[in-house]
Molecule: RNase P RNA; transfer RNA
Organism: uncultured Sphingomonas sp.
RNA sequence: AGAGGGUUGGGCGGCCGCGGGUGCGCAAGCACGCGAGGAAAGUCCGGGCUCCACGGAAACGACGGUGCCGGGUAACGCCCGGCGAGGGUGACCUCAGGGAAAGUGCCACAGAGAGCAGACCGCCAACCUCCUUCGGGAGCGGCAAGGGUGAAAGGGUGCGGCAAGAGCGCACCGCGCGACGGGUAACCGGAGCGGCAUGGCAAACCCCACCGGGAGCAAGACCGAAUAGGGACGGCAUAUGGGCCUCGUUCCGGCUCGCCGUCCGGGUUGGUUGCUUGAGCGGCGGAGCGAUCCGCCGCCUAGAGGAAUGGCCGCACAUCUCCGAAAAGGGGAGGACAGAACCCGGCUUACAGACCCUCU
RNA sequence: CAGGGUGUAGCUCAAGAGAGUCAGAGCGCCCGGCUUGGGACCGGGAGGUUGCAGGUUCGAAUCCUGUCACCCUGACCA
Numbered sequence: 001a002g003a004g005g006g007u008u009g010g011g012c013g014g015c016c017g018c019g020g021g022u023g024c025g026c027a028a029g030c031a032c033g034c035g036a037g038g039a040a041a042g043u044c045c046g047g048g049c050u051c052c053a054c055g056g057a058a059a060c061g062a063c064g065g066u067g068c069c070g071g072g073u074a075a076c077g078c079c080c081g082g083c084g085a086g087g088g089u090g091a092c093c094u095c096a097g098g099g100a101a102a103g104u105g106c107c108a109c110a111g112a113g114a115g116c117a118g119a120c121c122g123c124c125a126a127c128c129u130c131c132u133u134c135g136g137g138a139g140c141g142g143c144a145a146g147g148g149u150g151a152a153a154g155g156g157u158g159c160g161g162c163a164a165g166a167g168c169g170c171a172c173c174g175c176g177c178g179a180c181g182g183g184u185a186a187c188c189g190g191a192g193c194g195g196c197a198u199g200g201c202a203a204a205c206c207c208c209a210c211c212g213g214g215a216g217c218a219a220g221a222c223c224g225a226a227u228a229g230g231g232a233c234g235g236c237a238u239a240u241g242g243g244c245c246u247c248g249u250u251c252c253g254g255c256u257c258g259c260c261g262u263c264c265g266g267g268u269u270g271g272u273u274g275c276u277u278g279a280g281c282g283g284c285g286g287a288g289c290g291a292u293c294c295g296c297c298g299c300c301u302a303g304a305g306g307a308a309u310g311g312c313c314g315c316a317c318a319u320c321u322c323c324g325a326a327a328a329g330g331g332g333a334g335g336a337c338a339g340a341a342c343c344c345g346g347c348u349u350a351c352a353g354a355c356c357c358u359c360u
Numbered sequence: 361c362a363g364g365g366u367g368u369a370g371c372u373c374a375a376g377a378g379a380g381u382c383a384g385a386g387c388g389c390c391c392g393g394c395u396u397g398g399g400a401c402c403g404g405g406a407g408g409u410u411g412c413a414g415g416u417u418c419g420a421a422u423c424c425u426g427u428c429a430c431c432c433u434g435a436c437c438a
Stems, first nucleotide, its partner, number of pairs: 001360008011315006018035002021032004037337001041348002044346005049216004055252002058250004063212005068082005083097001084095004098207002103205002105201003120147002122143003128139004155173006174196001175194003180189003220273004230264007241257005266437003280299008317335001319333005361434007370387004380418001389405005411427005
C1' cells in the first nucleotide's frame, strides 16, 4: 500500500417520564422486574402456523421458478467444499455456469457477400478460343493470399507447392473425436485418429432435468351489540341434471337442490384469543477441511391500541474544530444507519466511527 | 401490516409483448410572417441522463437484477 474475515456501533451515575407484567392497596398510588436491531428496512426468496363444504389420489396440460458437481438444511434462488471460465504480480475477486450437429426465429447500418458464405478492389492468365507489330492483348475462366466493410467474413505462424492461390502437402500451436487411466461426480490427464467440420444470441421462442395447490394474523376461533338475513344486473342449470370440493381436465368418494359473480342498500367500528418457549440463546466437550450436526449444563429475553422504548444534568472516552509558533493548557461542537406489530431461516440494501485476527 | 400497479419533453400520452440506425404526437414555450395592434392561422425551432445504478447483447425505452419515488385496494355482522 492492499486482500479476506469477525466483533462492536456508545459507557457510568443521578433526576423526571412512557408501555406491558407481578405483588400490595377500598382507591389514589407504591414497590419490584422487563422493554428494539444487525439490519427491526426492502417484502426479494424459503418455511412454520391458520383457513380454503367432512375428503382423497395421481396423471396430463397450463402458468411460474431453479439450472456445473457433491454435501449441509425443516426448506430455499441460501450456505460450505470442489470443478471450469475470466481478471489480478499476488493475497484474492467475479460468473443467470444445462442444451446452439431437436426445431423455429433474429443478426439493424455498413459491406460484393451475414449463414446452402462471398469476386467490389485485387492476384493470375497455366489449359481452351480469338487477335497480334510476336513484346503481348482480349475472351472463356481460375483464386479466399492481400485491401476494404462490420460486433462477427468459415483456424494461426512458417516452409513447400502453384499460372496465381488454397490444409493442397508438411512442421509447430490451436480445435474436434477419443482407446485407456484417475476422481462419488462436475471434471482432469491422454496413446491414437481426423485437415478443420457445428459463427453468435436461449436475461428470443424453445428443448431437457428438477421444484411449486391457493390465500394470508386485516389468516382463523370465541363472546357481545346492532340492522331490513333487503334489492338490482349478469352467467350456468332446472334431476340418467346442475352447482361446489380454491388454475384446467380426468378418476374414486362426498355435500347440496338452486349455485356463482358484480353492484347498491342496512348495522357495528366492542372484548377475549391466536401472541410469543422457539428449526431459541449462552458456555463446555466431541465429529467434520467446512457449512453443519451430536451430547451435557445453564437461562427466559417486548408482546400494546396505529403503536411505549424518551428527556435533562454531571463525569470521563472516540472524533472534529478554534485560540496558541509548537508543546502544555483552555474554549466550543458532538456520537452512523435506523424503529419490533404472528413467528423463524436467508438474500439484498443503508450504516459516522472504534477494535481484533489472518494473508499478500 | 398485507396485496397490486405506475414512472418517457413543462403537462397529457405513444413506441415497449416480438431489442435495430436520429424515442414520436397533441397542448404549452421561443423566433419569423399575416394584422393598425392582439387572438386565431401559416412557417421554422428549441426542449429527453426514457426515475436511478448495474448486467446480458454488436446494439436496451424495450430483456434481467437491485434500488428510489408515487398511486390504488383491504375490517367485521347480516